[in-house]
RNA sequence: UUUAAAUAAAGGCAAAACUGUUGAAAGACAGUGACGCAAAGUCACAGACCUAACGCUAUAUGCUACGGUGGCUGGACUGCUGAA
Numbered sequence: 001u002u003u004a005a006a007u008a009a010a011g012g013c014a015a016a017a018c019u020g021u022u023g024a025a026a027g028a029c030a031g032u033g034a035c036g037c038a039a040a041g042u043c044a045c046a047g048a049c050c051u052a053a054c055g056c057u058a059u060a061u062g063c064u065a066c067g068g069u070g071g072c073u074g075g076a077c078u079g080c081u082g083a084a
Base pairs, nucleotide, nucleotide: 005081012037013036017032018031019030020029021028022027035071041077042076043075045074046073047072048069049068050067055063056062
């Protein structure tokens, strides 16, 4: 340096639920709270999934992302530790 993650130490993040705000919704933000996570740190480029206001269709429980999910996967960048 690369691959990889056994045992520890120092720590870190924060699911569901509840409350408030926001949004058409999916969801997001803040507080409480911990299901879990070696990148559950950052990024919507690709795939996948969620919603469907506007729009289209036939007036619809239909179709559609310009909306969203990084704690869905891939990928990119970065970080702590010390055995093999």

This is a predicted structure of an 84-nucleotide RNA (c-di-GMP-I riboswitch aptamer) from Oceanobacillus damuensis.
Model confidence (mean pLDDT): 84 of 100.
Lineage of the source: Bacteria > Bacillota > Caryophanales > Bacillaceae > Oceanobacillus.
Its Rfam family is "c-di-GMP-I riboswitch aptamer". Rfam's curators write: GEMM was predicted in a large-scale screen for bacterial structured RNA regulatory elements.
It was read from a public genome assembly, where an Rfam model found it.